[in-house]
This is a predicted structure of a 73-nucleotide RNA (transfer RNA) from a Clostridia bacterium. Its mean pLDDT, the model's own confidence on a scale to 100, is 83. It was read from a public genome assembly. The organism belongs to Clostridia, within Bacteria.

RNA sequence: AGCAGAGUGGAGCAGUGGUAGCUCGUCGGUCUCAUAAUCCGAAGGUCGCGGUGUUCGAAUCCCGCCUCUGCAA
Numbered sequence: 001a002g003c004a005g006a007g008u009g010g011a012g013c014a015g016u017g018g019u020a021g022c023u024c025g026u027c028g029g030u031c032u033c034a035u036a037a038u039c040c041g042a043a044g045g046u047c048g049c050g051g052u053g054u055u056c057g058a059a060u061c062c063c064g065c066c067u068c069u070g071c072a073a
Stems, first nucleotide, its partner, number of pairs: 002071006010024004018056001026042004048065004053061001
């Protein structure tokens, strides 16, 4: 070279065609003498890169490339 899996907010993961969500974390507030916990709220991602590919519509399907993990040798 080959085969399989993975890449989605800071971290870990959902979402497998219909305008991207959960937990933790961060920030602000609440509460407390104070801290933590609780409760309320907010910010943060155009989904690894590209294709003007398919489709009315793509994170999702197709093609190429990159990175990581495993298998085999």